The prediction has a mean pLDDT of 83. c-di-GMP-I riboswitch aptamer from Anaerobacillus sp., 90 nucleotides, folded computationally. Its Rfam family is "c-di-GMP-I riboswitch aptamer". Its family is annotated with cyclic-di-GMP binding in the Gene Ontology.
This record gives sequence, C1' cells and structure tokens, in this order.
RNA sequence: CGUACGAAAGGGCAAAACCAUUGAAAAAUGGUGACGCAAAGCUAUAGGGGCUUCAUUGAUUAAUAUUCAAUAUGCCAGCCAGUUUCCGAA
Repeated sequence: CGUACGAAAGGGCAAAACCAUUGAAAAAUGGUGACGCAAAGCUAUAGGGGCUUCAUUGAUUAAUAUUCAAUAUGCCAGCCAGUUUCCGAA
C1' cells in the first nucleotide's frame, strides 16, 4: 500500500410510532424519537426484486356509478446488486 475484517477513538446516519405538510396511492419532506447501520454515502428506463394504480385499456352494468383484471409513466438504495469511501487494534 492492497484485500479481507470490525476492536478503540472522534464524528455520521436514523427504523417503528406520533404530529404537520404534499400526494389518488405507494411514498416523500420537516419535527419528536432511536430499532438498527462501516457505507443506512450515491445510483431506480437501459441488472434482479418489491410497493402503489390517479389515469388508460378490457370485463361487468340500464349507466358517466360500483366492482374486478391488466399496465408505470409514480415510488422503494434500511431487499440483493453496482459504485465511491473515514479510522486502523487483533
């Protein structure tokens, strides 16, 4: 120095829940809060996977209602993955 690894120190992030706002929803943002995390940094058409269905299409129907089905262009990086990276005991 590299790879693997995760003791210590300093610092970092922040699950669930609750409140507010946005959204059709999934979810996001802010506050409170810490379950955890060595990448819980970044990357979401052009890897896999998952969530949602305003709308569209099809079916149903007397019907523009209702119900059912399909489809992301909407999301999730704290599912795997890709990529970059702080510290340095054993």